[in-house]
RNA sequence: ACAACAGUUCGUUCUAUCGCUGUUUUGCUGCAUAGCAAGAGAGAGGAAAGUCCGGGCAACGCAGAGCGCCAUACUUCCUAACGGGAAGGGAAGCGAUGAAAAUCGUUUUACAGAGAGUGCCACAGAAAAUAACCGCCACAUUAUGUGGUAAGGGUGAAAAUGUGAGGUAAGAGCUCACAUCGCAGAUUGGCAACAGUUUGCGGGGGUAAACCUUAUGGGUUGAAAGACCAAAUAUACCGGAUAAUAAGGGCUGCUCGUCCGAUGCCGGGGGGUAGGUCGUUAGAGGCUAACGGUGACGUUAGAUUUAGAUAAAUGGUAGAAGUCCCGAUUCGUUGGGAAACAGAACCCGGCUUAUAGAACUGUUGUUUUU
Numbered sequence: 001a002c003a004a005c006a007g008u009u010c011g012u013u014c015u016a017u018c019g020c021u022g023u024u025u026u027g028c029u030g031c032a033u034a035g036c037a038a039g040a041g042a043g044a045g046g047a048a049a050g051u052c053c054g055g056g057c058a059a060c061g062c063a064g065a066g067c068g069c070c071a072u073a074c075u076u077c078c079u080a081a082c083g084g085g086a087a088g089g090g091a092a093g094c095g096a097u098g099a100a101a102a103u104c105g106u107u108u109u110a111c112a113g114a115g116a117g118u119g120c121c122a123c124a125g126a127a128a129a130u131a132a133c134c135g136c137c138a139c140a141u142u143a144u145g146u147g148g149u150a151a152g153g154g155u156g157a158a159a160a161u162g163u164g165a166g167g168u169a170a171g172a173g174c175u176c177a178c179a180u181c182g183c184a185g186a187u188u189g190g191c192a193a194c195a196g197u198u199u200g201c202g203g204g205g206g207u208a209a210a211c212c213u214u215a216u217g218g219g220u221u222g223a224a225a226g227a228c229c230a231a232a233u234a235u236a237c238c239g240g241a242u243a244a245u246a247a248g249g250g251c252u253g254c255u256c257g258u259c260c261g262a263u264g265c266c267g268g269g270g271g272g273u274a275g276g277u278c279g280u281u282a283g284a285g286g287c288u289a290a291c292g293g294u295g296a297c298g299u300u301a302g303a304u305u306u307a308g309a310u311a312a313a314u315g316g317u318a319g320a321a322g323u324c325c326c327g328a329u330u331c332g333u334u335g336g337g338a339a340a341c342a343g344a345a346c347c348c349g350g351c352u353u354a355u356a357g358a359a360c361u362g363u364u365g366u367u368u369u370u
Stems, first nucleotide, its partner, number of pairs: 001366010012321007020043002023040007045341001049352002052350005057222004064256004069218005074088005089111001090109008112213002117211002119207003133153002135149006161179006180203010226278004235269001237268004248260004283305001285304001287302006323338006
């Protein structure tokens, strides 16, 4: 210098003109709402997407409890909260250095429990936990049988913790030494998870995004939630059940409990309305600066208010600039083309997914120069 990968940020700007939506000032008309004209200001994202989490807010009267169901699961911190984020720890993998031990860097992690219990580990293999195919040893025997064994071999992802020595008929933690894994104690460091040293006891393994157990948490529904106003009308009619310890209904999926309950309840048939206002955008808000913190983030101060539609507005045209691509070049420039993913609908914080191009940071590889 180039390329690849990963992460973070940006992801068009200005002017003129016409148009749309809303706020506001002035004027005119009108007056329940409103309309017209002139002016000022504002108007779709980093994901507005998915509807996966967490909340705000609203309703369910007081009022719940148990079970079920669902979710989470190493430690500490951040946050309104979270299944989110930050920094660490453990485990496993990869790479570099090294004789090795180990150290450094990086990636992944659905990371409580396998000594509560149940289940599963295909195929191969004798056997996947009640082990014995070949082999080894002992006895009998003459082609095999009985007994012992799990050190050697084979199968397999995995075969009764590993190496060495002793011992033995042959062997085996049978015994010993050094390791290793698990559990418990002491001690040092750390807020902690944990790590180091040391002592003792023990040794089939894996699997819980298998059932399950433990701990913690969760009321339900959801803006088409809900609240209010205006106007109009018919409950005229039919059927059913039931009597205050009631049918039925609400709180919750079930049970208990509790509350409502006669112009009431369930069902049939039928009538009126489908208009408007609020919710609806001043917020756990965004921006800038300083301080604190490894960091996520927090504290203080300053200026500021930046969509609110309801079949759904936020745009069109022209020019210039910026970015990218291709060509030409007298290296001054010039011509042409392109621009991704994608549109608010109660609001906010996360996660996930899509994305032309540019900038920055890191890692790896290649090449060149010093």
Molecule: Bacterial RNase P class A
Organism: Bacteroidales bacterium